[in-house]
Molecule: SAM riboswitch aptamer (S box leader)
Organism: Shimazuella soli
């Protein structure tokens, strides 16, 4: 990298280093010197393991529920909207809504 699967409108610092970028890309919109990036410390969640209960199974096991111990992750805006299609059709040529798909991101598994 590739493939599969499964979430993706909740939630998270008024701290410290640090100095100009950042929101994947497109095209818009935005955040940033009342300080971005990035690194620590700090915090949310609970996806995978681990403990514990609790109910199921002949058995191996399986569901659920809790902790938050250990692996990721995540802390502006819905994956910030958007990109193709297909609906709608508004002071009627295209805003507005919806719907699917694609891209992406993260998790477990796999090659």
């Nucleotide at each position: 990298c590739u493939c599969u699967u499964a979430u993706c409108a909740a939630g998270a610092g008024c701290g410290g280093u640090g100095g100009a970028g950042g929101g994947a890309c497109u095209g818009g919109c935005c955040c940033g010197a009342u300080g971005a990036a990035a690194c620590c410390c700090g915090g949310c969640a609970a996806c995978c393991a681990a403990u514990u209960g609790a109910u199921c199974u002949a058995a191996g096991g399986a569901u659920c529920a809790a902790u938050a111990u250990g692996g990721u992750g995540c802390c502006a805006a819905a994956u910030c909207c958007u990109g193709c299609g297909g609906a709608u059709g508004a002071u009627u040529g295209g805003a507005u809504u919806c719907c699917g798909c694609g891209a992406g991101a993260u998790g477990a598994g796999a090659g």